[in-house]
RNA sequence: AGUCUCCCUGCGGGAGAAGCUGGCAGCCUGCCAGUGCCGAAGGCGCAACCGCCCCGGAAACGCUCAGGCAAAAGGACCGCAGGGGGCAU
Numbered sequence: 001a002g003u004c005u006c007c008c009u010g011c012g013g014g015a016g017a018a019g020c021u022g023g024c025a026g027c028c029u030g031c032c033a034g035u036g037c038c039g040a041a042g043g044c045g046c047a048a049c050c051g052c053c054c055c056g057g058a059a060a061c062g063c064u065c066a067g068g069c070a071a072a073a074g075g076a077c078c079g080c081a082g083g084g085g086g087c088a089u
Stems, first nucleotide, its partner, number of pairs: 003088001004086010018035001020034006036069003042065001043063003049057003
């Protein structure tokens, strides 16, 4: 210095599902209560799979506690750029 990998930041892309009903305030919103739904923040579970195989790590699968169901916001994940580390070469 490069490859690989982890974390952070910025930019771009990014799905699903009632603009539901009722009430109280308010005047483009908020709160409460109901049912009906969604899964790609998070969380939990089984476990495919993976590893240094004693034991660990574990999903885009499942559950919906949380979150969400017009727009906005958020959003797993993908790409690019920058910064900081790690193993081995």